The prediction has a mean pLDDT of 84. Guanidine-I riboswitch aptamer from uncultured Devosia sp., 100 nucleotides, folded computationally. The RNAcentral record of the sequence draws on MGnify. Its Rfam family is "Guanidine-I riboswitch aptamer". For this family Rfam cites "Structural basis for guanidine sensing by the ykkC family of riboswitches" (Battaglia et al., RNA, 2017).
[in-house]
């Protein structure tokens, strides 16, 4: 630096719940705990990348190349309104934006 897994969070396409009905189903309901689903720059974790050290290989002191392994606080991080997508919403995207 990027990606995966998970969570905070999110709504209601599907499943389920609840109510009604003309009952192999249909309609309503997310102010229905839930399962599927979406899901963090400022959350967690893993891998890659990066930085530093170390060990080994080729004739090899340095440089360079290849491989293994160790460490890293890779700083700091308050943040609207509004808009966008998917069924819909959101800490998702616009966006480490505008601002502070």
């Nucleotide at each position: 630096u990027g990606a995966g897994g998970c969570u905070a969070g999110g709504g209601u396409u599907c499943c389920g719940g609840u109510g009604u009905c003309g009952c192999u189903g249909a309609c309503a309901u997310g102010u229905c705990u839930g399962g599927u689903c979406c899901g963090a720059g400022a959350g967690c974790u893993u891998c890659c990348a990066c930085c530093g050290g170390u060990c080994g290989g080729g004739a090899g002191a340095c440089a360079u190349c290849c491989g293994g392994g160790c460490g890293g606080a890779u700083a700091c991080a308050c943040g609207g309104c509004g808009g966008g997508a998917c069924a819909a919403a959101a800490g998702c995207c616009c966006g480490g934006g505008a601002g502070a």